Predicted 3D model of a 131-nucleotide RNA (c-di-AMP riboswitch aptamer (ydaO/yuaA leader)) from Peptococcaceae bacterium BICA1-7. Its mean pLDDT, the model's own confidence on a scale to 100, is 77. It was read from a public genome assembly, where an Rfam model found it.
RNA sequence: AAUAAUAAUGCACCUAAUUCUUUUUUAUGAAACGGGGGAACCAGUUACCAGGGGUGAAUUGCCUUCGGCAAGGGGCUAACUUUCGGCCCUAACCCGUCAGCUAACUCCGUAGGUGUAGAAAGUGGGGCACA
Numbered sequence: 001a002a003u004a005a006u007a008a009u010g011c012a013c014c015u016a017a018u019u020c021u022u023u024u025u026u027a028u029g030a031a032a033c034g035g036g037g038g039a040a041c042c043a044g045u046u047a048c049c050a051g052g053g054g055u056g057a058a059u060u061g062c063c064u065u066c067g068g069c070a071a072g073g074g075g076c077u078a079a080c081u082u083u084c085g086g087c088c089c090u091a092a093c094c095c096g097u098c099a100g101c102u103a104a105c106u107c108c109g110u111a112g113g114u115g116u117a118g119a120a121a122g123u124g125g126g127g128c129a130c131a
Base pairs, nucleotide, nucleotide: 011115012114013113014112018031019030020029032110033109034108035107036106037105042100051098052095053094054093055092059071060070061069062068063067072090073089074088075087076086077085079123080122081121082120083119084118
């Protein structure tokens, strides 16, 4: 001097998954964000079998098939938005024969994982110096 790992703190990212309070610590409670069930009207149109449904971006098609290639969908690129360029993801889980929408009402979640830093335009904020 460079690289790698670990720990703490700060900052930032995916996501609904954050903040405050109960305090010596926890359980709790509240706000905020998010999800499910649930009328009329509308939609739908018997029953049985094959079922069907939900959260989520995470679906569909094809092929030399357990992997590829596309289309569609989603994220990051450090103030924010858009564009261009670049880099990625396209899982997993749950309900249990049952659920369209849905006011009132009602039930539930607030976990887990990670580390990008290129350009232009517009908008906004902060710091320093001078007058």